A computed fold for a 73-nucleotide RNA from Promineifilales bacterium (SeqCode), annotated as transfer RNA.
[in-house]
RNA sequence: GGCCCAUUCGUCUAGCGGCCCAGGACGCCGCCCUCUCAAGGCGGAAACACGAGUUCGAGUCUCGUAUGGGCCA
Numbered sequence: 001g002g003c004c005c006a007u008u009c010g011u012c013u014a015g016c017g018g019c020c021c022a023g024g025a026c027g028c029c030g031c032c033c034u035c036u037c038a039a040g041g042c043g044g045a046a047a048c049a050c051g052a053g054u055u056c057g058a059g060u061c062u063c064g065u066a067u068g069g070g071c072c073a
Base pairs, nucleotide, nucleotide: 001072002071003070004069005068006067007066010026011025012024013023018056028044029043030042031041032040049065050064051063052062053061
């Protein structure tokens, strides 16, 4: 330098264009339970790497950028 893959709550992950103002697990916060803690029950906050494009509609398709990984030179 060229090519390929990946990027979603704090962490891990689901989401084959409309069912999704994105779901689940662990963690975190609050309440209940308990003499207290743990466990358990109920509730809550929290994410689509960034920028363009296509489309009536994009987490999903396309391009670029960034970061990480791999192959070739």
Overview:
The prediction has a mean pLDDT of 82. Rfam family: tRNA. The family's RNA type in Rfam is transfer RNA. Rfam links the family to the GO term triplet codon-amino acid adaptor activity.